This is a predicted structure of a 359-nucleotide RNA (Bacterial RNase P class A) from a Maricaulaceae bacterium. The organism belongs to Maricaulaceae, within Bacteria. The sequence is in RNAcentral, with records from ENA. A source record names the gene rnpB. The coordinates come from a structure-prediction model, not an experiment, and the mean pLDDT is 75. Its Rfam family is "Bacterial RNase P class A". It is annotated as a ribozyme.
RNA sequence: CCAGAGGGUCGGGCGGCCGCAGGGGAAACUCUGAGGAAAGUCCGGGCUCCAUGAAGACAGGGUGCCGGGUAACGCCCGGCCAGCGCGAGCUGAGGGACAGUGCCACAGAAAGCAAACUACCUUAACAAGUUUAAGGAAAAGGUGAAAGGGUGCGGUAAGAGCGCACCGCGCGCUGCGCAAGCAGGGCGGCACGGUAAACCCCAUCCGGAGCAAAACCAAAUAGGGGCAGCAUUAUGCGGUGUCUUCAUCGCGCUGCCCGGGUCGGUUGCUAAAGAGGCGUGGUAACGCGCCUAUAAGAUGAAUGGUCGCCGCUCACGUUCGCGUGAGUACAGAACCCGGCUUACAGACCCUCUGGCGUU
Repeated sequence: CCAGAGGGUCGGGCGGCCGCAGGGGAAACUCUGAGGAAAGUCCGGGCUCCAUGAAGACAGGGUGCCGGGUAACGCCCGGCCAGCGCGAGCUGAGGGACAGUGCCACAGAAAGCAAACUACCUUAACAAGUUUAAGGAAAAGGUGAAAGGGUGCGGUAAGAGCGCACCGCGCGCUGCGCAAGCAGGGCGGCACGGUAAACCCCAUCCGGAGCAAAACCAAAUAGGGGCAGCAUUAUGCGGUGUCUUCAUCGCGCUGCCCGGGUCGGUUGCUAAAGAGGCGUGGUAACGCGCCUAUAAGAUGAAUGGUCGCCGCUCACGUUCGCGUGAGUACAGAACCCGGCUUACAGACCCUCUGGCGUU
């Protein structure tokens, strides 16, 4: 200098005038006012109600290598293994195919218990050859994602783990590691493929519904009507996935149809598992201790409009001082947090990898 990888920060600033919402104030006035994703609604919770609990089973759903973090998670951190990459790094829906079922199209002789299409070898016949029959074999070739271990040597009529060496596979031992695993050695010629992001099995976790939850106030109507089923003194029914048992509360429960009123206000609504700083433990995620500061809370929906100067990017010109013009990302709170995913013009910082060159 070029090309990459991982992580982080900002993403407009200042001033004048006018305007809006909330807090304070008698008033004048004053303070504050949309993000790193507020987005998606994909997860986990806090919180609210059912409701009232315990135990068990089932259904449904989530997770899936090991160890840690967290309120918790499908998240985060650190490792192991596999694949990709020269590398820094990236990705992983990472348990089980010997519990069972299903599937493996087409091609091919044959795709789950086997198999012989073209070639090979031996014997016999004969028309003497790309012939026929019997036997041997699965080593050569073809098909395919995959053909039942691979490569090489020997051996054989031709061959075959038939024998040997190495690799692979099975069983077991030793060392290191909390573990997932890693490394090394021994014995055995040893074959029963793949697929679970197919059904399934195993391990483990999970009540339901959700701020349009819910609580209160006010007002009004018709404390409305009809049908069906179950039950009706309790040995029954009902109490937010279903069933059973126990306890507990209540006395009706469930479904459908018609009709009327209300659709107003207040609370919920913002001090948090929160933010920042310092110290400390830890490889890290994160934990512990101390200190500091602060408040968007709207409700057809405020957080804006306008003017000027500046910043940044690009283009043109340049007397190299600068001038002119254009542009300035994704995007907007609605109960609140912890994550993940997606979008993002531009600027900057840190660490690492590869290449070229110089010293």